[in-house]
Molecule: transfer RNA
Organism: Candidatus Bathyarchaeota archaeon
RNA sequence: GGGCUGGUAGAUCAGGGGUAUGAUCGCCUGACUUGCAAUCAGGAGGUCGGGGGUUCAAAUCCCUCCCAGUCCA
Numbered sequence: 001g002g003g004c005u006g007g008u009a010g011a012u013c014a015g016g017g018g019u020a021u022g023a024u025c026g027c028c029u030g031a032c033u034u035g036c037a038a039u040c041a042g043g044a045g046g047u048c049g050g051g052g053g054u055u056c057a058a059a060u061c062c063c064u065c066c067c068a069g070u071c072c073a
Base pairs, nucleotide, nucleotide: 001072002071003070004069005068006067007066010025011024012023013022018056027043028042029041030040031039049065050064051063052062053061
């Protein structure tokens, strides 16, 4: 330098054009308990890596840049 894969909640990941972006763990509150844990109920937390484009509509498609992994040179 080039090819490919990936970047979404604090963590690990799903979602691949159509209402409001979800799951598990974690965090907070309440119930339960003498207390803790476990369990149950509720809640907070997201510029979907940045910018631009296509579209009535983009996390999703296209272009470009950045970052990580991997392969080739």